[in-house]
Predicted 3D model of a 111-nucleotide RNA (SAM riboswitch aptamer (S box leader)) from Candidatus Fermentithermobacillaceae bacterium UBA3951. Rfam family: SAM riboswitch aptamer (S box leader). The family has 457 seed sequences and 9,625 matches in Rfam 15.1. The prediction has a mean pLDDT of 83.
RNA sequence: ACCUUAUCCAGAGCAGGCGAGGGACUGGCCCGAUGACCCUGCGGCAACCGGCAGAUUGCGCGGUGCCAAUUCCAGCAGAGUCCGCCAAGAGCGGGACCUGGCAGAUAAGGA
Numbered sequence: 001a002c003c004u005u006a007u008c009c010a011g012a013g014c015a016g017g018c019g020a021g022g023g024a025c026u027g028g029c030c031c032g033a034u035g036a037c038c039c040u041g042c043g044g045c046a047a048c049c050g051g052c053a054g055a056u057u058g059c060g061c062g063g064u065g066c067c068a069a070u071u072c073c074a075g076c077a078g079a080g081u082c083c084g085c086c087a088a089g090a091g092c093g094g095g096a097c098c099u100g101g102c103a104g105a106u107a108a109g110g111a
Base pairs, nucleotide, nucleotide: 002110003109004108005107006106007105008104013042014041015040016039017038021031022030023029025075026074027073028072043067044066045065047064048063049062050061051059052058053057071103076100077099078098080097081095082094083093084092085091
């Protein structure tokens, strides 16, 4: 790197270092010299697995993980709804909501 299952609207800081991009990709929209991202130290959260307990809950003990914005929003499809066009056939186009997928991330197991 690959497969399967589950979850992803909540939650979580302060310093030091570096020095220009970053938020997976595309389009938006955001964050960033008032120093982002990333690294280090301490701190915190509690998603999964293990553990403990007074056990549909709690602990933060262990392993990973996480600590801007709903996975930041959408990206493919769909019924309903709204608007517009029209040859008035319920046909075409567009937006939002909702639903299901695709993709991504994390955990556990697998081969």